[in-house]
RNA sequence: GGAAGCAGCUCCUAGGGUUCCGGUCCUCCAGCCCGCCAGGGCCACAGGGACGUCUGGUCCGAGAGGAGCUCACCGGGAUCACCCGGUUGCACGGAGGGAUAAAAGCCCGGGAGAC
Numbered sequence: 001g002g003a004a005g006c007a008g009c010u011c012c013u014a015g016g017g018u019u020c021c022g023g024u025c026c027u028c029c030a031g032c033c034c035g036c037c038a039g040g041g042c043c044a045c046a047g048g049g050a051c052g053u054c055u056g057g058u059c060c061g062a063g064a065g066g067a068g069c070u071c072a073c074c075g076g077g078a079u080c081a082c083c084c085g086g087u088u089g090c091a092c093g094g095a096g097g098g099a100u101a102a103a104a105g106c107c108c109g110g111g112a113g114a115c
Stems, first nucleotide, its partner, number of pairs: 007070006015060002020057002022054001023051005031042004072087006090110001092113001096108003
């Protein structure tokens, strides 16, 4: 100086928030109790509201985390498109912005930068 996909998907995890479920609290109502009355107390199922500084289920989820499969390349064997083996190294990283219900190690991004 040049060349080579520094490859894709699935499952999981670190992590993430709050659409839905659940949970907690409040409210409300049938009913029950007290009371001469006014009113007060207890309180289901359902409904409504708030809370993720609610352990959770659903959900999102890693280039630099894990596992598996595939593709690709190389060698060999088949001869019909397949089989066997091998290779797939290294990787410090903001701020800011974006999507989704919302956020994040998601995406911008193996970015800017650093070495």
This is a predicted structure of a 115-nucleotide RNA (Guanidine-I riboswitch aptamer) from Synechococcus sp. J7-Johnson. The organism belongs to Synechococcus, within Bacteria. It matches the Rfam family "Guanidine-I riboswitch aptamer". The literature on the family includes a 2017 paper in Structure by Reiss et al., "Structural Basis for Ligand Binding to the Guanidine-I Riboswitch". The coordinates come from a structure-prediction model, not an experiment, and the mean pLDDT is 80. The sequence was found by an Rfam model in a public genome assembly.